RNAcentral holds the sequence, with entries from MGnify. This is a predicted structure of a 73-nucleotide RNA (transfer RNA) from a marine sediment metagenome. The coordinates come from a structure-prediction model, not an experiment, and the mean pLDDT is 81.

[in-house]
RNA sequence: GGGCCCUUAGCUCAAUUGGCAGAGCGUCUCAAUGGCAUUGAGAAGGUUACCGGUUCAAGUCCGGUAGGGUCCA
Numbered sequence: 001g002g003g004c005c006c007u008u009a010g011c012u013c014a015a016u017u018g019g020c021a022g023a024g025c026g027u028c029u030c031a032a033u034g035g036c037a038u039u040g041a042g043a044a045g046g047u048u049a050c051c052g053g054u055u056c057a058a059g060u061c062c063g064g065u066a067g068g069g070u071c072c073a
Stems, first nucleotide, its partner, number of pairs: 001072007010025004019056001027043006049065005
């Protein structure tokens, strides 16, 4: 330098192949306990890496940029 893949909540990952952004863990609050652990109930937390395009509608499709992984040179 070139090919391919990945980027969604603090972490690990879903989202039916374009139609309301979710789960587990973690965090916070409440309850049970004398207290801790633990269990149960609830809550907060997102510019879906960034900039554009297509579309009535984009996490999803197209182009570019950045970062990471892998292969080739």
Overview
It matches the Rfam family "tRNA". Rfam's curators write: Transfer RNA (tRNA) molecules are approximately 80 nucleotides in length.